Predicted 3D model of a 1449-nucleotide RNA (small-subunit ribosomal RNA) from an uncultured organism.
Rfam family: Bacterial small subunit ribosomal RNA. Gene Ontology terms of the family: ribosome and structural constituent of ribosome.
The RNAcentral record of the sequence draws on ENA, Greengenes and SILVA.
The coordinates come from a structure-prediction model, not an experiment, and the mean pLDDT is 85.
[in-house]
RNA sequence: UCCUGGCUCAGAACGAACGCUGGCGGCGCGUUUUAAGCAUGCAAGUCGAACGGUAGAGUGGUUUUCGGACUGCUUGAGAGUGGCGAACGGGUGAGUAACACGUAGGUGAUCUACCUUGGGGUUGGGGAUAGCCCAUGGAAACAUGGGGUAAUACCCGCUAUUUCCUAUAUACUGUGGUGUAUAGGGAAAAGGCGCUUAGGCGCCGCCCUGGGAUGAGCCUGCGUUCCAUUAGUUAGUUGGUGAGGUAAGAGCUCAUCAAGGCGACGAUGGAUAGGCGGCCUGAGAGGGUGACCGCCCACACUGGGACUGAGACACGGCCCAGACUCCUACGGGAGGCAGCAGCUAAGAAUCUUCCGCAAUGGGCGCAAGCCUGACGGAGCGACGCCGCGUGGACGAAGAAGGCCGUGAGGUUGUAAAGUCCUUUUUUUGUUGAAGAAUAAUGGUGGUAGGGAAUGACCAUCAGAUGACGUCAUGCGAAGAAUAAGCCCCGGCUAAUUACGUGCCAGCAGCCGCGGUAACACGUAAGGGGCGAGCGUUGUUCGGAAUUAUUGGGCGUAAAGGGCGCGUAGGCGGUUAAGCAAGCCUGGUGUGAAAUACUCCAGCCUAACUGGAGGGGUGCGCUGGGAACUGUUUAACUUGAGUUCAGGAAGGGAAGCUGGAAUUCCAGGUGUAGGGGUGAAAUCUGUAGAUAUCUGGAAGAACACCGGAGGCGAAGGCGAGCUUCUAGCCAUGGACUGACGCUGAGGCGCGAAAGCGUGGGGAGCGAACAGGAUUAGAUACCCUGGUAGUCCACGCUGUAAACGAUGUGCACUGGGUGUUGGGACGAGAAGUCUCAGUGCCGUAGCAAACGCGAUAAGUGCACCGCCUGGGGAGUAUGCCCGCAAGGGUGAAACUCAAAGGAAUUGACGGGGGCCCGCACAAGCGGUGGAGCAUGUGGUUUAAUUCGAUGAUACGCGAGAAACCUUACCAGGGCUUGACAUAUGCGGGAAGUCAUCAGAGAUGAUGGUGCUUCUUCGGAAGCUCGCAUACAGGUGCUGCAUGGCUGUCGUCAGCUCGUGCUGUGAAGUGUUGGGUUAAGUCCCGCAACGAGCGCAACCCUUGCUGUCUGUUGCCAGCGCGUAAUGGCGGGGACUCAGACGGAACUGCCGGUGACAAACCGGAGGAAGGUGGGGACGACGUCAAGUCAUCAUGGCCCUUAUGUCCUGGGCUACACACGUGCUACAAUGGUCGGUACAGAGCGCAGCGAAACCGCGAGGUGGAGCAAAUCGCAGAAAACCGGUCUCAGUACAGAUUGAAGUCUGAAACCCGACUUCAUGAAGGUGGAAUCGCUAGUAAUCGCGCAUCAGCAUGGCGCGGUGAAUACGUUCCCGGGCCUUGUACACACCGCCCGUCACACCACCCGAGUUGGGGGUACCCGAAGUCACUCGUCUAACCGUAAGGGGGACGGUG
Repeated sequence: UCCUGGCUCAGAACGAACGCUGGCGGCGCGUUUUAAGCAUGCAAGUCGAACGGUAGAGUGGUUUUCGGACUGCUUGAGAGUGGCGAACGGGUGAGUAACACGUAGGUGAUCUACCUUGGGGUUGGGGAUAGCCCAUGGAAACAUGGGGUAAUACCCGCUAUUUCCUAUAUACUGUGGUGUAUAGGGAAAAGGCGCUUAGGCGCCGCCCUGGGAUGAGCCUGCGUUCCAUUAGUUAGUUGGUGAGGUAAGAGCUCAUCAAGGCGACGAUGGAUAGGCGGCCUGAGAGGGUGACCGCCCACACUGGGACUGAGACACGGCCCAGACUCCUACGGGAGGCAGCAGCUAAGAAUCUUCCGCAAUGGGCGCAAGCCUGACGGAGCGACGCCGCGUGGACGAAGAAGGCCGUGAGGUUGUAAAGUCCUUUUUUUGUUGAAGAAUAAUGGUGGUAGGGAAUGACCAUCAGAUGACGUCAUGCGAAGAAUAAGCCCCGGCUAAUUACGUGCCAGCAGCCGCGGUAACACGUAAGGGGCGAGCGUUGUUCGGAAUUAUUGGGCGUAAAGGGCGCGUAGGCGGUUAAGCAAGCCUGGUGUGAAAUACUCCAGCCUAACUGGAGGGGUGCGCUGGGAACUGUUUAACUUGAGUUCAGGAAGGGAAGCUGGAAUUCCAGGUGUAGGGGUGAAAUCUGUAGAUAUCUGGAAGAACACCGGAGGCGAAGGCGAGCUUCUAGCCAUGGACUGACGCUGAGGCGCGAAAGCGUGGGGAGCGAACAGGAUUAGAUACCCUGGUAGUCCACGCUGUAAACGAUGUGCACUGGGUGUUGGGACGAGAAGUCUCAGUGCCGUAGCAAACGCGAUAAGUGCACCGCCUGGGGAGUAUGCCCGCAAGGGUGAAACUCAAAGGAAUUGACGGGGGCCCGCACAAGCGGUGGAGCAUGUGGUUUAAUUCGAUGAUACGCGAGAAACCUUACCAGGGCUUGACAUAUGCGGGAAGUCAUCAGAGAUGAUGGUGCUUCUUCGGAAGCUCGCAUACAGGUGCUGCAUGGCUGUCGUCAGCUCGUGCUGUGAAGUGUUGGGUUAAGUCCCGCAACGAGCGCAACCCUUGCUGUCUGUUGCCAGCGCGUAAUGGCGGGGACUCAGACGGAACUGCCGGUGACAAACCGGAGGAAGGUGGGGACGACGUCAAGUCAUCAUGGCCCUUAUGUCCUGGGCUACACACGUGCUACAAUGGUCGGUACAGAGCGCAGCGAAACCGCGAGGUGGAGCAAAUCGCAGAAAACCGGUCUCAGUACAGAUUGAAGUCUGAAACCCGACUUCAUGAAGGUGGAAUCGCUAGUAAUCGCGCAUCAGCAUGGCGCGGUGAAUACGUUCCCGGGCCUUGUACACACCGCCCGUCACACCACCCGAGUUGGGGGUACCCGAAGUCACUCGUCUAACCGUAAGGGGGACGGUG
């Protein structure tokens, strides 16, 4: 970088909650948590036109002892009998994975009160019982006895063509269906009210019965969550027969017989869950969900049960058991808010103990009406959706204030103020629509029937009633009046600045911010977004093609099963005909309403609501079609197979045989070692090894052939022969006739190691032992050596079991090897072809690498597998195994990545090529001594600061006694030591002297102007005061500029265009040569170019021309003791300006006909002649804020500035760099010779004189090719010293001096005399140098008053060595590997230590749940029973029938 892949965000939504904030209205919604517990009130009653009838009230009468009693009429509560309702409506979602729900059907297997529509009836009797009265028990709840009473309550009888049951016959039909006929049997009733011509009639009821409607029961197809780490399950279980039971089918129940039923198309078990219409999301397909509204189901404190009834196994009924709460007189009782309000607890969290039946609906009633926490409304909550407002216009002095900016100015911002206007909203007054339809009742008209009336039905007119409600709305008044917040501003993501903070405080959705310049924290200003809300949290879908049906993958990223055989399943060649299950198409039923979509309409609009329409992928019924799939039938041969004639082969199994080698044994020869290694040792050998010869034994493996060659499904297979056996290939016939492909489970095979039993054991060789190596060495190396390796039988079942590539079939350019066969051919020529096995490559594919007829291309069929990394192939469960272990296989937790391929670098104790004093070869040093100097450390009032591997350490510093100086102590100053400007006041400035003081400084005295002028003054200079400001060697070199070091004078570093690649990037710059060099040549998808290299510049080496003074002097002349001293000269040296000269130019060879290299000639110089200056892109956050400059921060009577003194010079110690030495190639003394380059006026300073000397006096000459510094030294000649701490070496110390300087105490240099330390060539280690170089010798200069062993220059004398590139160090190019990119000083693994958390273990202890077997067992139903009691019916009676209670099961 590309890809893979996860994490995260932007959207929409919510019955939400939390934080901040909050004006109004409309419409909705509001315990998602413990189916936890509940105080109080209300939520289901009604009917007097079913019944008896009362208290009370009113009124009348009788009576009275005047208290009252009795009685008629009207009215009549409460309670009771009876009817209907209470099974609806309302709540909740615990249970339920099921015919519970959805959808489509069935019921010939059923029921249905009230309602509706037909038909027929409504007759005769009877006995009780509540209430009531009397009485008893009890605290209460309530119960009991006696008496008496009514009904639309209860019972019996009559009738019944219909109806029901049974039997028979029969027609149609779909099973118990619909008819017809016959026989037998069974079953009814109730009244009330109104009217009346009193006969009846009407209305409401009642009984029997047919149909309808509605509702319900039951059955069936299909659909309906997760777990296979739940694989087997089931005894009434599955079915038959016969009974029972129910409204109704059925093992629903029972008896009996049979042994079935369900299950990988997932039974059983476990977990979770009411289902649906819908709702949210999504382009859709899907995913999530089941609040509100609607349909269905289930439940009503928990569990069980039935009764009544048309309907219940019944939320506001009953019985029993249990838990809980309450009452109690302790004996016993009462209760069930998951109805509406409300309370408590829980919780992040969810409302009023409101109004009304006015509307809609329900129950009862003939009706009026009563009841209705259903419902209609109001209240609370921004919880949601929708609408409105918080003002509008003008308004620049662009106000003030704030913020930013050095300033100018910018911004907040027309924003405000101000002026004018409006009044939605608000407050207040007034007005007052619609929701009301009708009922009773009255009127009118009509219809049917009737003898009339009350009536029935239809239409129509009038007609009471409003919770909301002090409503909405309209009209008026007042007045901008009453009304804006929240989040964000690093990227994703719209919007930035300042200050504060300084890895702190904090932020954070992900990446990540914060360690002194934070756009990321906090605040402010400004900006962005949304707006009565805004953010946060939680949840769902989306984005996520990130489970991929639509729509993904598996060579290397996660992912092909180790391989085969094969079951179920999936898929399947050609032709024809039939069928019509799939499929296509038409019709039809359904797919409730609401919602959603489209249109229209109503509230001012919208939300909301109403109407209409369309759609509804689904299921059922039905007509048609036949291409494809399926199926049936008949055929075919190309897929597949069989057979005959051939072929190749380490395919498999068994048996037999062979030689080489190894070890061992015996014997011979023979003597001192052998063996082993990087080197050794353990080991072996004089008791005779190794070596060698002969003979023998044993086991294992099969050299050469041998080959990217053969065979096999894979694992795998290699001496030869024989037997048995499997597969494969080619060609040509014949035959079968789709017999095929794949393959979940299953079965088999399956390297090595391992396991069991028994053999075998030569070599090799885990473990183990010893020896080495090493810091250690439980390793690598060596000497031994047991299991094992081998054989037989059995187990194991895994491997990087790999082509990391499942199997089969088809199609799609080529080239070149090789194995086996065939055809043509004379043929091992060649061509064609089939089956294998390799390589290279086209298209195509691929993230790339690569694959490419042996596909990773293009398609089809089937199987296996994957879904971020770690945890983990772990735990657990199950299965397999003798064990080892294997198969299957999680989660918690944790991270924001893990990963693939390729790219550029960097790195490698990788490779190749090549350089460099890099090594080697040499010479001289350092490290040891003394001293000098720098640094560290220590010390100190201070020892100022910086530099710190290479690339700090004789460095900044090219000169610390004062100064410098930045440090310390003390003493002073405050617009300042220094700059600029303004105002005011004074004075020239300056200079001299005295005094105090350590000085800075202070005081006093004296002296002393110029220019201009409008005559006031102004300017210059200076002092004082004031204001702006100065000043800082204070911090940050990690904010910077500039400069510098280093890699490195290494040969590299790049660009434009083109080309290649998805891209990073590559190419060029690589390759073959060559060079000091990316220097040059050749080649090349590159062609050119730039910065570097080289050259151009300076110097040095040779030379020409010109010019000759201060330089020179050959010849000529003069002169001297001598000297270019003088006249002259322009030859030489030299000076300095311009030229020449060197270019691989010439010759020979090598090389590629190149570049170039080697050798040679000539030449002063030869292959860049020597040296210098010159340093590419960049690296080291290298160095420097103390050269300078500079952002930010800090100090401002001091961190500024002045002064005196001190310090930077300290000294147990350590290091770097040097000097001098240790001596004889020397020291010392004497003599004598030869440079170059420089410097000089506050200077160099000659001669001469003085001093042993440093030096002094002196002052000539010289601004210098003229004069001076200035005697060069080593060398050379001669003398002396003679190997010693010395006549070496000179430290240290004493004394005396010289010079500079105000001043040499701390703290200068030098001189003389004296003193005479260490040191006798230096451990490990380490530095420089390749020729005029190293080494050695002196000279000069800068700094400078003085001070040089340092620095920078100069010349004199003047070597040795380089075979070579293996190694050390550094570097360049190419290539390779990489998990590195802060780039190997990288990355990274594990243990341990400390702290904390969780789990386990460690004595135990306790509670809960489930299963199975068995025991006890309430209420209740059913059956049995005849113990007790018993109105209706039968019977004269006895008694019977029936019932109730009791008992048993």